[in-house]
Context: one part of a larger RNA
RNA sequence: UGACGGGGACCCGCACAAGCGGUGGAGUAUGUGGCUUAAUUCGAUGCAACGCGAAGAACCUUACCAGGGCUUGACAUGCAUUGCUAAUUCCGUGAAAGCGGAUGAGUCUUCGGACACCUUGCACAGGUGCUGCAUGGCCGUCGUCAGCUCGUGUCGUGAGAUGUUGGGUUAAGUCCCGCAACGAGCGCAACCCCUGUGAUUAGUUGCCAGCACGUUAAGGUGGGGACUCUAAUCAGACUGCCCAGAUCAACUGGGAGGAAGGUGGGGAUGACGUCAGGUCAGUAUGGCCCUUACGCCCUGGGCUGCACACGUACUACAAUGCCCAGCACAAUUGGAACCGAUACCGCGAGGUGGAGGAAAUCCGUAAAGCUGGGCCCAGUUCGGAUUGGAGGCUGCAACUCGCCUCCAUGAAGCCGGAAUCGCUAGUAAUGGCACAUCAGCUACGGUGCCGUGAAUACGUUCCCGGGUCUUGUACA
Numbered sequence: 001u002g003a004c005g006g007g008g009a010c011c012c013g014c015a016c017a018a019g020c021g022g023u024g025g026a027g028u029a030u031g032u033g034g035c036u037u038a039a040u041u042c043g044a045u046g047c048a049a050c051g052c053g054a055a056g057a058a059c060c061u062u063a064c065c066a067g068g069g070c071u072u073g074a075c076a077u078g079c080a081u082u083g084c085u086a087a088u089u090c091c092g093u094g095a096a097a098g099c100g101g102a103u104g105a106g107u108c109u110u111c112g113g114a115c116a117c118c119u120u121g122c123a124c125a126g127g128u129g130c131u132g133c134a135u136g137g138c139c140g141u142c143g144u145c146a147g148c149u150c151g152u153g154u155c156g157u158g159a160g161a162u163g164u165u166g167g168g169u170u171a172a173g174u175c176c177c178g179c180a181a182c183g184a185g186c187g188c189a190a191c192c193c194c195u196g197u198g199a200u201u202a203g204u205u206g207c208c209a210g211c212a213c214g215u216u217a218a219g220g221u222g223g224g225g226a227c228u229c230u231a232a233u234c235a236g237a238c239u240g241c242c243c244a245g246a247u248c249a250a251c252u253g254g255g256a257g258g259a260a261g262g263u264g265g266g267g268a269u270g271a272c273g274u275c276a277g278g279u280c281a282g283u284a285u286g287g288c289c290c291u292u293a294c295g296c297c298c299u300g301g302g303c304u305g306c307a308c309a310c311g312u313a314c315u316a317c318a319a320u321g322c323c324c325a326g327c328a329c330a331a332u333u334g335g336a337a338c339c340g341a342u343a344c345c346g347c348g349a350g351g352u353g354g355a356g357g358a359a360a361u362c363c364g365u366a367a368a369g370c371u372g373g374g375c376c377c378a379g380u381u382c383g384g385a386u387u388g389g390a391g392g393c394u395g396c397a398a399c400u401c402g403c404c405u406c407c408a409u410g411a412a413g414c415c416g417g418a419a420u421c422g423c424u425a426g427u428a429a430u431g432g433c434a435c436a437u438c439a440g441c442u443a444c445g446g447u448g449c450c451g452u453g454a455a456u457a458c459g460u461u462c463c464c465g466g467g468u469c470u471u472g473u474a475c476a
Stems, first nucleotide, its partner, number of pairs: 001476002003473003007470007015460002019423005026315008034306002042053002064301007073124001077123004083117001089102005106115003126290002129288003135284001137279003140275001142273001147186006153162003166177003192267004197235007207224002211222003238261001241255005317416001321375007334363002338357002343352003382413001387408007429452007
């Protein structure tokens, strides 16, 4: 100087408390451990691994296993060499890959040849083989915590100190005052994006107040730019104004005006560093190792196995509910090997068909909700697992191992022990919708969007984490 303390003082955070909803019990989905296996590929392992890499494991993917094959190789560059050979088509064998055979003369040309391809040989290719404790890059984490340092000066023999401590204040090393310090840098804040108010400009594919036309109904048509909206530029918030407190400093409490008030809300943004944190399997890369195999191709299997244990979710256990009928209101976003309307067939999944749409133009039922009716507290008109049957779709192919529909079946489950998680407002809770990946899908996952929309915070004694000062130390 740090680190640590079941030392002290002060302060902060959904850290506790106050509340709301869960997890832990059930069934299922999914990940992991374990066990099993020819293989169940590999990695991730307290917080910070476990719906994680994987934003799509039937084949492919695929790295694993069994079997069948290839050896300058599936891919790159160069040299030498062969050439009735490339592309194409066909035959035999085979599960395919491969192997064997037949057919067959490409592009440019200065007619010398060059290029492409093939044969053989050589340099080499190739390796998801090892080492993340040899590395780059990227990422997680403490933590969006308020810290981490430097120059000059001063003090100290020196390591170092000072500044950065102190008194206030702040979300903040934020600012003020003081001070052997005076300044500065990386962080904080602001500058950036979205959102909340208004103005101006611009009106198509959007809108429809007024004027016409028109309809079963419709901005459907003429037209219009008022309004909504769209998308560009501005304005607006700065403790600016008032009162009170204060060292009349920073600032704090209250008020006015205002769409918004003291960081308005949200995002992006992550200092010096810590964890030899994670990744050699995204890619790159040192070293080591394999080279007729640890490389490459193919068929089939496996990654989906199941006495069990854990994590994360979904669906429930019901009446603030479930079922039936009718009626209403979104936003984000996607669409060409795509989205697909009206119509017809089917109980339905779906099928036929193809208007319109490279889209503010066409496509896409919002659901909770409201109105009316049924159920009457029951393992039920709750719950839907499981199983049988019949079908649909994608795809070369749904046995291992896809999704969906209909009929039948109708399991556990009556609110969950110890323990434990999230959340402070348009939040929690709850309802649906869209997208990426994608032929299809194991999505109940992930990322977004909008609808409905709470309760509670006395307070900081305690638990956890963090910051500043101080103290002890046999630790560095």
A computed fold for a 476-nucleotide part of an RNA from Verrucomicrobiaceae bacterium E54, annotated as small-subunit ribosomal RNA, 3' major domain.
Its Rfam family is "Bacterial small subunit ribosomal RNA". Gene Ontology terms of the family: ribosome and structural constituent of ribosome.
Model confidence (mean pLDDT): 83 of 100.